[in-house]
A computed fold for a 267-nucleotide part of an RNA from Humisphaera borealis, annotated as large-subunit ribosomal RNA, domain VI.
Context: one part of a larger RNA
RNA sequence: UGUGGGAAUCUUGACGGCAAUUCUUCCAUAGUACGAGAGGAUUUGGAAGGACUGACCCCUGGUGUACCAGUUGUCCUGCUAAGGGCACGGCUGGGUAGCCAUGUCGGGAACGGAUAAACGCUGAAAGCAUCUAAGCGUGAAGCCAAUGCCAAAACGAGGAUUCCAUGCGGAUUCGUCCGCGAGAGACCCCGGGUAGACCACCCGGUUGAUAGGCCGGAGCUGUACGGCUAGAAAUAGCUUCAGGUUACCGGUACUAACGGUCGACAG
Numbered sequence: 001u002g003u004g005g006g007a008a009u010c011u012u013g014a015c016g017g018c019a020a021u022u023c024u025u026c027c028a029u030a031g032u033a034c035g036a037g038a039g040g041a042u043u044u045g046g047a048a049g050g051a052c053u054g055a056c057c058c059c060u061g062g063u064g065u066a067c068c069a070g071u072u073g074u075c076c077u078g079c080u081a082a083g084g085g086c087a088c089g090g091c092u093g094g095g096u097a098g099c100c101a102u103g104u105c106g107g108g109a110a111c112g113g114a115u116a117a118a119c120g121c122u123g124a125a126a127g128c129a130u131c132u133a134a135g136c137g138u139g140a141a142g143c144c145a146a147u148g149c150c151a152a153a154a155c156g157a158g159g160a161u162u163c164c165a166u167g168c169g170g171a172u173u174c175g176u177c178c179g180c181g182a183g184a185g186a187c188c189c190c191g192g193g194u195a196g197a198c199c200a201c202c203c204g205g206u207u208g209a210u211a212g213g214c215c216g217g218a219g220c221u222g223u224a225c226g227g228c229u230a231g232a233a234a235u236a237g238c239u240u241c242a243g244g245u246u247a248c249c250g251g252u253a254c255u256a257a258c259g260g261u262c263g264a265c266a267g
Stems, first nucleotide, its partner, number of pairs: 001153001005164007016150004022050007034039001052107005060101004067094005072087006112144002118138004167180005185262004189205005210256003213252005219245003226239005
């Protein structure tokens, strides 16, 4: 830009594309068929697993340089105490969200069609024989379908539902032309996102919980500072399951979401 007014949401699936379509063991059939024995099935049904692969984070764990604690040296806040900087995040012990695998759940199932090699039926040429010459079957992880995803620019441009509109003024050769408005909705812009290189996608924009702040909670850390008591002191106990706290779950307009544009019968 098109798709026969303008939109929003949900879809069908032609032609095609991409992906997947894997392997093993065990149990029963059965110690059966077969075989002198040793050994040992075809087949059919069931169970478990390996690798690969998709999704996810409830569990188990990893990371987690904006969380908590312990601790060494040194410098600083005048000193004590309490803290801060630097030393690989100084070192050590843990750890929320997110991301992740070694963790969890799922997948490769079933059924067809036409065939290859191969195996056959009927059967002449060639009174026999012959799967082939006419004709008809069986038959593979392969082919076509089937499974998952993409997909109406599938220009044959599809379908469904819902929403909006055909108002005013001027000109007119009465064919129409020009201007303005309203409008479902959309875009720019702004607040953001477990969405993301950018773009896109998704949510929100005061009729608002979108982000930050604040409040509450969860989770994490592990019992703060100060004070009191005991002790010569180091230190311990009590106050105290305290104090602190990032991304998580809620609440609350305190701060920031200001402002603008486009937008519908002609070929």
Description:
Model confidence (mean pLDDT): 85 of 100. The source organism's lineage runs through Bacteria, Pseudomonadati, Planctomycetota, Phycisphaerae and Humisphaera. The RNAcentral record of the full RNA draws on ENA.